[in-house]
Molecule: SAM riboswitch aptamer (S box leader)
Organism: Kiritimatiellales bacterium
RNA sequence: UAAGCAUUAAGAGCGGCGUGAGGGAACUGGCCCGGUGAUCGCCCGGCAACCUGAGACUACUAUCAAGGUGCCAAGGCCAGGCUUUGCAGUGCAAAGUAACGAUGUGUU
Repeated sequence: UAAGCAUUAAGAGCGGCGUGAGGGAACUGGCCCGGUGAUCGCCCGGCAACCUGAGACUACUAUCAAGGUGCCAAGGCCAGGCUUUGCAGUGCAAAGUAACGAUGUGUU
């Protein structure tokens, strides 16, 4: 690095230092954040429990811990393709699903 699998509506910062104009993955449309300093990096703090460790007679089972990751504006900010339904006339709304992406695991 690519297949497969799981999750993707919960949760967690008015912190410090640096950076300095864009940012919210990509394209389009919307919406939002941003010199009252966003974004990004480091530190500190926190969340969660995928892997990991422990584990009540059996059981890697409830549960516990937090070593390896991850995460800490808004659902992955929302929509886009397909299906169904309703309204209305080729669009609006709702529900479902796919694709894409992200994170973990994992064989080579």